[in-house]
Molecule: Bacterial RNase P class A
Organism: Planctomycetia bacterium
RNA sequence: GAAGCGGACCGGGUGAUCGCCGGCCGCCACGUGUGGCGGCGGGAGGAAAGUCCGGGCUCCAUCGGGUGCGAUGGUGGGUAACGCCCACCGGCCGCGAGGUCAGGGACAGUGCCACAGAAAGCAAACCGCCUGCGGGGCAACCCGCCGGUAAGGGUGAAACGGUGAGGUAAGAGCUCACCAGCAGGCCGGGCGACCGGUCUGGCUCGGCAAACCCCAUCGGGAGCAAGGCCAAGCAGGAAGAAGAUCGGCCCUUCGGGGCCGGCGCGGGGCGGCCCGUCCCGCAUCCGCUUCCGGGUCGGCUGCUGGAGGCGUCGGGCAACCGGCGUCGUAGAGAAAUGAUCGCCGCCCUGCAGGCUCACGAGCCUGCAGGGGCACAGAACCCGGCUUACAGGUCCGCUUCAGUC
Repeated sequence: GAAGCGGACCGGGUGAUCGCCGGCCGCCACGUGUGGCGGCGGGAGGAAAGUCCGGGCUCCAUCGGGUGCGAUGGUGGGUAACGCCCACCGGCCGCGAGGUCAGGGACAGUGCCACAGAAAGCAAACCGCCUGCGGGGCAACCCGCCGGUAAGGGUGAAACGGUGAGGUAAGAGCUCACCAGCAGGCCGGGCGACCGGUCUGGCUCGGCAAACCCCAUCGGGAGCAAGGCCAAGCAGGAAGAAGAUCGGCCCUUCGGGGCCGGCGCGGGGCGGCCCGUCCCGCAUCCGCUUCCGGGUCGGCUGCUGGAGGCGUCGGGCAACCGGCGUCGUAGAGAAAUGAUCGCCGCCCUGCAGGCUCACGAGCCUGCAGGGGCACAGAACCCGGCUUACAGGUCCGCUUCAGUC
């Protein structure tokens, strides 16, 4: 210098003006929590997202066990917990730094294995090879038939270990040596997954469990629209308020009821008050007043100090844990955090100059231009995972090339 691997982080800055959300203080008005004005300080993220997993919190349910259902699946650790994280083991990929794995069980059972191929699971004879028999040919050999054969060819992702020798009619773990695998025994190392060594057995045994299934472990349900408190209106229940009044007429089931008028009583209007006058009511219905229980609209709460952030010291390979110090700052209602202008920064485009070069290009500086500054928006809180993201910064490491 080129090409890469892994990790951490930033994610426009600043000034002025005008707004938006919520809080505190002061003044004013009505009224006792609302409105107006003024002042002060606060106001999104690394993912606030998807709502996928785990927990806190709340209510409901709950003897214990089994079954069912769902999730997870190497080992050891971390944690409140996890399907997350760390370290290690094993398989696969990469020269490497590293990456990746849904990584228990396929002699418990069932099932599946496309296409091709003769045959795909207690396998199979298509070509080929071989003994025998029959036929043909002078012969080499050819054809047919009954058989043997998985060594060779061919198909396939996969065809029942590999190489060599013996053996055979030809062959075959049929036998033997070595290699590979599997199973079992022993020895050593490791907490363990597992690793290394050695012996025995021709044992040679296909794959798929994100197919059913088996085994082990874990899981009660619903969610802040949880839950608690207050409580208009409407409906319901209870109690109460002034005539069990006089006259006339009408109806009657003979108990009583209706209408009109008088007097009385209660309330209200006019009025400063009395008188007066006007209106309404005198109720087993309707209506009025008071109270009661549940509770709708609505209001308050839950509500943000929490497994918290930062620094430092200690323990641990690490995830993480502990001690000490320090900080405090959205919490509203379908929901505020924005806009304009100036300066600066970055990106893009163009021009000029310079540097490096592996001739493909890359980098630096200056000027100009207009455009742009991503993804995205807290809704009870927290730990993770996943997904989106213009541009940029830093750290560690690998391979190759060159120079000293």